[in-house]
Context: one part of a larger RNA
RNA sequence: UUGGGCGUAAAGGGCGUGUAGGCGGCUAGGAAAGUCAAAGGUGAAAUCCCUCGGCUCAACCGGGGAACUGCCUUUGAAACUAUCUGGCUAGAGGCCGGGAGAGGGUAGCGGAAUUCCCAGUGUAGCGGUGAAAUGCGUAGAUAUUGGGAGGAACACCAGUGGCGAAGGCGGCUACCUGGACCGGUUCUGACGCUGAGGCGCGAAAGCGUGGGGAGCAAACAGGAUUAGAUACCCUGGUAGUCCACGCUGUAAACGAUGGGCACUCGGUGCUGCGGGUAUCGACCCCUGCAGUGCCUUAGCUAACGCGUUAAGUGCCCCGCCUGGGGAGUACGGUCGCAAGGCUGAAACUC
Numbered sequence: 001u002u003g004g005g006c007g008u009a010a011a012g013g014g015c016g017u018g019u020a021g022g023c024g025g026c027u028a029g030g031a032a033a034g035u036c037a038a039a040g041g042u043g044a045a046a047u048c049c050c051u052c053g054g055c056u057c058a059a060c061c062g063g064g065g066a067a068c069u070g071c072c073u074u075u076g077a078a079a080c081u082a083u084c085u086g087g088c089u090a091g092a093g094g095c096c097g098g099g100a101g102a103g104g105g106u107a108g109c110g111g112a113a114u115u116c117c118c119a120g121u122g123u124a125g126c127g128g129u130g131a132a133a134u135g136c137g138u139a140g141a142u143a144u145u146g147g148g149a150g151g152a153a154c155a156c157c158a159g160u161g162g163c164g165a166a167g168g169c170g171g172c173u174a175c176c177u178g179g180a181c182c183g184g185u186u187c188u189g190a191c192g193c194u195g196a197g198g199c200g201c202g203a204a205a206g207c208g209u210g211g212g213g214a215g216c217a218a219a220c221a222g223g224a225u226u227a228g229a230u231a232c233c234c235u236g237g238u239a240g241u242c243c244a245c246g247c248u249g250u251a252a253a254c255g256a257u258g259g260g261c262a263c264u265c266g267g268u269g270c271u272g273c274g275g276g277u278a279u280c281g282a283c284c285c286c287u288g289c290a291g292u293g294c295c296u297u298a299g300c301u302a303a304c305g306c307g308u309u310a311a312g313u314g315c316c317c318c319g320c321c322u323g324g325g326g327a328g329u330a331c332g333g334u335c336g337c338a339a340g341g342c343u344g345a346a347a348c349u350c
Stems, first nucleotide, its partner, number of pairs: 003322004007304002012318001014201004021194003025088006033081002035077008049065006091191001092188003095184004103177007110154001115149007125136002162169002206247006215241002220236004258317006266295011299306002323350003332343004
């Protein structure tokens, strides 16, 4: 390579959007590129295969045949694929009417708490630990009351709950804005799926410039512990954590499970919307769609487990794997201010 695979053994791209490409619903007709049939031409010789023969046999050589799976031309077929013309509505999208939501952005507002400052009351301790000490306090701390400043985060509600493509999103209000869902079946008429490159988004930490800084807290300092203690514990504490703009582009970016469509027993919760029944009404009960959990049948799986939210049964497209170490290293390229990212070997060794 052919293949076989990718939840946990190596292997799903962090996520989306979309270019090329690949793949693609029902139906009528045309032409006939693919496809199929027939005929003709060509497919040198040698070689290979079959058969007969010549060297005593064989290798070797000679004759005949088959074959050369291919290409070209002509004639024909029209189911399928492609193509052209027309039609359809079950895919997809639009329109109208609804309700749900921590989806995103900007501005404003609120209360609790910590810290700090001012003032009152008040006096000798406070704090901290396994026990202590460093630390704070008679220059009046801790505690308590009133006032003020400032930053960050939003208790209860809160849920196996909701929203988002993922990262992620949680006080309240307003404005701007994206998506999904349900119902109507009014419109378009295959407009679809996937997606190499590309482009965009992307936790935390980190970087640049400027601001901000309450609490927390790498580094750092001190106190303990210990044989030591560059730690765990304690007292402090700077970057950082926060904001604006720009960069970085990584993660156990996880469901360790790519996306789409179709099919395949049931049971039981929750969320959103609808129909029926019932009622004064809500609830209850039956039922449809979408989502989100649990249990399980068949089936699958090495097992664990998965099981209509599949890891079942199939089709389409993309990404990826191919023994361990060396190594996500070296070299080269490319991106980045840097840190570093992406791409990514070999010798050698087991």

The part of an RNA shown here (small-subunit ribosomal RNA, central domain) has 350 nucleotides and comes from an uncultured prokaryote.